Small-subunit ribosomal RNA from a metagenome, 1391 nucleotides, folded computationally. The RNAcentral record of the sequence draws on SILVA. Model confidence (mean pLDDT): 85 of 100.
RNA sequence: GUAAGAUAAUGACUCCUAGUGGCGAACGGGUGAGUAACACGUAGGCGACCUGCCCCGAAGAAGGGGAUAACGGCUCGAAAGGGCUGCUAAUACCCUAUACUCUUGCAGAGGCCAGAGGCUCUGUGAGGAAAUGUGAAGACGCUUCGGGAGGGGCCUGCGGCCCAUCAGGUAGUUGGUGAGGUAACGGCUCACCAAGCCGAAGACGGGUAGGGGGCCUGAGAGGGUGGUCCCCCACACGGGCACUGAGAUACGGGCCCGACUCCUACGGGAGGCAGCAGUAAGGGAUAUUGCGCAAUGGGCGAAAACCUGACGCAGCAACGCCGCGUGCCCGAUGAAGGCCUUCGGGUCGUAAAGGGCUUUUAGGGCUGAAGAGCAAGGACGGUAAGCCCGGAAUAAGUGUCGGCUAACUACGUGCCAGCAGCCGCGGUAAAACGUAGGACGCAAGCGUUAUCCGGAGUUACUGGGCGUAAAGGGCAGGCAGGCGGGUCGAUAAGUCGGAUGUGAAAUCUCCCUGGCUUAACCGGGAGAGUGCAUUUGAGACUGUCAACCUGGAGGGCAGCAGAGGAGCGUGGAAUUCCGGGUGGAGUGGUGAAAUGCGUAGAGAUCCGGAGGAACACCAGAGGCGAAAGCGGCGCUCUGGGCUGCACCUGACGCUGAACUGCGAAAGCCAGGGGAGCGAACGGGAUUAGAAACCCCGGUAGUCCUGGCCGUAAACGAUGCCAACUGGGCGUUGGGGCGAACAGCCUCAGCGCCGGAGCGAACGCGGUAAGUUGGCCGCCUGGGGAGUACGACCGCAAGGUUAAAACUCAAAGGAAUUGACGGGGGCCCGCACAAGCAGCGGAGCGUGUGGUUUAAUUCGAGGCAACGCGAAGAACCUUACCUGGGCUUGACAUGGGCAUGGUAGUGAAGCGAAAGCGGAACGACCCGCAAGGGAGUGUCCACAGGUGCUGCAUGGCUGUCGUCAGCUCGUGCCGUGAGGUGUUAGGUUAAGUCCUGUAACGAGCGCAACCCUUACUGCCAGUUACAAGUGUCUGGCGGGACUGCCGGUGUGAAACCGGAGGAAGGUGGGGAUGACGUCAAGUCAGCAUGGCCUUUAUGUCCAGGGCGACACACACGCUACAAUGGCCGGUACAGAGGGAAGCGAUACCGCGAGGUGAAGCGAAUCUCACAAAGCCGGUCGUAGUUCGGAUUGCAGGCUGCAACCCGCCUGCAUGAAGCUGGAGUUGCUAGUAACAGCCGGUCAGCCACACGGCUGUGAAUACGUUCCCGGGCCUUGUACACACCGCCCGUCACGUCAUGGGAGCUGGCAACACCUGAAGCUGGUGAGCGAACCGCAAGGACGCAGCCAAUCAGGGUGGGGCUGGUGACUGGGACGAAGUCGUAACAAGGUA
Repeated sequence: GUAAGAUAAUGACUCCUAGUGGCGAACGGGUGAGUAACACGUAGGCGACCUGCCCCGAAGAAGGGGAUAACGGCUCGAAAGGGCUGCUAAUACCCUAUACUCUUGCAGAGGCCAGAGGCUCUGUGAGGAAAUGUGAAGACGCUUCGGGAGGGGCCUGCGGCCCAUCAGGUAGUUGGUGAGGUAACGGCUCACCAAGCCGAAGACGGGUAGGGGGCCUGAGAGGGUGGUCCCCCACACGGGCACUGAGAUACGGGCCCGACUCCUACGGGAGGCAGCAGUAAGGGAUAUUGCGCAAUGGGCGAAAACCUGACGCAGCAACGCCGCGUGCCCGAUGAAGGCCUUCGGGUCGUAAAGGGCUUUUAGGGCUGAAGAGCAAGGACGGUAAGCCCGGAAUAAGUGUCGGCUAACUACGUGCCAGCAGCCGCGGUAAAACGUAGGACGCAAGCGUUAUCCGGAGUUACUGGGCGUAAAGGGCAGGCAGGCGGGUCGAUAAGUCGGAUGUGAAAUCUCCCUGGCUUAACCGGGAGAGUGCAUUUGAGACUGUCAACCUGGAGGGCAGCAGAGGAGCGUGGAAUUCCGGGUGGAGUGGUGAAAUGCGUAGAGAUCCGGAGGAACACCAGAGGCGAAAGCGGCGCUCUGGGCUGCACCUGACGCUGAACUGCGAAAGCCAGGGGAGCGAACGGGAUUAGAAACCCCGGUAGUCCUGGCCGUAAACGAUGCCAACUGGGCGUUGGGGCGAACAGCCUCAGCGCCGGAGCGAACGCGGUAAGUUGGCCGCCUGGGGAGUACGACCGCAAGGUUAAAACUCAAAGGAAUUGACGGGGGCCCGCACAAGCAGCGGAGCGUGUGGUUUAAUUCGAGGCAACGCGAAGAACCUUACCUGGGCUUGACAUGGGCAUGGUAGUGAAGCGAAAGCGGAACGACCCGCAAGGGAGUGUCCACAGGUGCUGCAUGGCUGUCGUCAGCUCGUGCCGUGAGGUGUUAGGUUAAGUCCUGUAACGAGCGCAACCCUUACUGCCAGUUACAAGUGUCUGGCGGGACUGCCGGUGUGAAACCGGAGGAAGGUGGGGAUGACGUCAAGUCAGCAUGGCCUUUAUGUCCAGGGCGACACACACGCUACAAUGGCCGGUACAGAGGGAAGCGAUACCGCGAGGUGAAGCGAAUCUCACAAAGCCGGUCGUAGUUCGGAUUGCAGGCUGCAACCCGCCUGCAUGAAGCUGGAGUUGCUAGUAACAGCCGGUCAGCCACACGGCUGUGAAUACGUUCCCGGGCCUUGUACACACCGCCCGUCACGUCAUGGGAGCUGGCAACACCUGAAGCUGGUGAGCGAACCGCAAGGACGCAGCCAAUCAGGGUGGGGCUGGUGACUGGGACGAAGUCGUAACAAGGUA
């Protein structure tokens, strides 16, 4: 307002919001900084305790009062936040009442008990409760007391890290009395008193660390570890503090200090992800700012509900475990392609293609859960699952392939690039690098890295060692500790058995069982959890207690030996010095010398004297001692040992960390002494040097007294004690038997050999390194290092204790086989010695180096390259250089095509030639033909290479070395390498033979068989001789075997001598070269793998070079002269060569040679006179009558051609050289030396070379010490590409780690003093205050404020511990080729 409706007030209900109040927030979740501790684990204790919520029981809840937030008003501040004032409620707060078996003071009683504050009872004093809500009931709450469950607090035994280079720690420290404090005991705190307490069974200090259940590994014992899950603890930005509360000293509460970040109006404020996500930074590395409270669980609530990054899910990551797939069957011409290849093939490989089949998974479509309770409600989720569809479709990598270790070839690379876990690969054939093919392994993974366990018996409890590999303390005494003889008894700590409790769950076992398709995973059951505690037994052994014993141990008595120790004396020899005598030139010393000493009289010699040190013979495998060590004789003092008796004690014992003592030499301090010796030092030698070795001197020292030092290869490289276990020999000291100078038994020592056993071997072996027990010490790869730092000791020197970084793949022991030795023994060889002739000096030749050059081609390189390849470089050879040519090629094979004026011959022309060129001439075989062959051209394959690699090879060769060795089978010995045989005694030229022998045999070597030579028989005999046996030539035989004699010797082998014989002990010579060594030599003699080259690194040609020349070396020739040169005369060989050859007689030429031609394929002919020699002459010691280089001229010969660059001849020229330094070579008999002759190669020849031949024809060998090489045995070894080995130290350079270091600069924990916030406590409290008392004043009580004590932190200071850094400095380690020396290894050249 008519009404609809509007507005305001009030009440009820609902929702939101702030506040009061209650409960929670102390749970859950995170992290591991701190903590070595009752923190944790385990087993117990609390008669010394607490416990909200929950459960059970008993009793109760009466009556009052005053405030305060929110809110309103005012106000300060930028904010955060306040201030003042006014009002109000309660299960907020306060007072009174009641009250027990409640608390507490005092007094008393009881039984339990080890004791105690426990329990029960009595008396008395004091003290303390409560809350409501609904109409009511129910229900939920409230108060007191008692009990329970669960949770917590405190105490204790035991257990679990490193450093002793941390050995002493401690002042509230340890205990007591009293008090305070706490829930509670307590030194928790305080006052006073006492001086305790902890510690080698590790205190204190330092470092590191959360602990456990468990997890990984391991047969186990152990070792390592503590992520996820569970339990406990601690922490919450660093530190301190309390408040509240049942509970905190509180992750997401408070206060304070500090650091840091942020806001600010500069006045002040804010903050704490080790909650879940997420960001940044750091890092090698670790996820989503998701969904949901649906489930499980938690808080609160009567409940609905709310909260919950606890939790349930989802997302990301192959991070792990498990399951599944990427297809299955057939398919050979073994396709294509790849790779390899011996070019045949092999392999990828039924693999692919192709045919057939299936559809997990992926994809598409449809359906679609359980998880949820009485119902609805699902984050995961349209997920799991089911059905359907199509199609082999959507799906394979990674490591390795040298050995360990499963899997191999090719190419590339060339000590590069690279690999590598260890050993180690790579320097031109890489299964090791890289790539490829193939293979092997594992597989949605595979490799790498890091870490842990294992292997590792390599820290040894199970389960090791110590003579020489690492390791026995230098020796003794001895506290603690460990261990301990016999008998009886007791006990029950150890020990063994039973029972009980506990040992959370998870984990584990995989025994039973269930759920996801299976599994992983998850659930149920069982077992296990080796431990601890309680209880009950046993009584052997150990322990403990008690009693006894004599065997261990000790003592007594009687004897014995001794360089045992200390002190004091004393003796002779010798050295030296001093004095004196004699004497007169040296002495001394060495490898040889010198320094030194000596005519101022040494040395030598004699006499006398002085002094110091050491004690010859005895003397010994001897004795004594704990070890170090002890040596003339006597005395004194003294320790130990052995034997005998069995008298005494009655286990009194053994060992021994620490500790203490002793402790060689050198060294140190003080004082003596000082003969000899003798570091340092001086001198002399030696030497490249000589800081040494040798020599001459010589101080300290060596000696004594006292005191230090405390070491050693202090060694038996062997700790002490005890027991047991075959023997033999010697020796020392006792005892017994015995007639004994014998012999036997026995005890204690000192030695040797050796059994079982032990040992890696060597070896040990009753004196154990055997078999056992007890105790101690010590070891854990080499170097760094017995060092640094620290500590202790010392006068010092230094000692004791004792690391790390870094670095290496070893260091080491014993034994084996070699090799080597300035080790040994035995023995060979022209190895030395004895001889002869040389070389090294000269000239020339040749080779080589070097140098030079366009090239001076290459190779050979000590012996074992250098007159070598080369037994013939003017061109050729020829490989080199320069220049000019050719390109299927100078040469071979195959294929395609072409070709009749084809192949072949080939004029002119160009050219140095090669070559280019091409006129002209002009063929052959088979075939009927077509055509084929040969040839030629062209093209393609290919040829070619003296290009490289002898370090890819074959073959051949050199050398050790014609040395006497090298091996095998079987057996035996040894773990083995390996040994034996093969060594030994003899003997030989010999591994030759004999004897012996755990060896017996055998092979390759030696020897023999072969050739030749010397003698001889026979046969034959041309061309030899004048002829014929003979000489001679050829062939076949004989002969020589230590066969014979004597001696020696092992009745051997054999050796010596002799006979005979031509020849005698392999007659001379040759051929013949074991297993092996030298990566010896050769790719250039040949062959050959690989690599390289292909109009050139091939091939042809011309010219040059290989022949250069300041030098050096090697091998030769000729000489230097008279044993000669020259001239004349004259004699005698052997072995060879000869046909594009040797070439006679003759003639020409001075000659080389020429002309010419006989003979000869050669016992016929010829080369072809051998020469030295002999005879005669000459020269007369001279650079010559030696010597012949060099050069000039003139010739000859070969050859296409003698310029570079041949040989020879004649004339002329006539060099060096007068016997060769250091050094070095050959040769032992028909040898050396001397003399000539021949041959091969070869046109010729640089040939004086090389290979042969004969002639003349010696000297010397004592001997094996020495040089060289070799053989056998033995020894040492640090060598083993083996002494040309190995290896040490300084210095220089580089890198690295480390010690010292004037210092500089951090960290950690304490201490002293100053200061000192918050807070608790105490005091004060004149200021402030509603509740109670009081009428009031005032009081009680409380608070602020102030003071004190305490204290985080801060400041100052001196110290401690521990890092970083530091001029400089010390050593150390390591590093292909640096310097100096030679220390060690062999007698390492001085052990």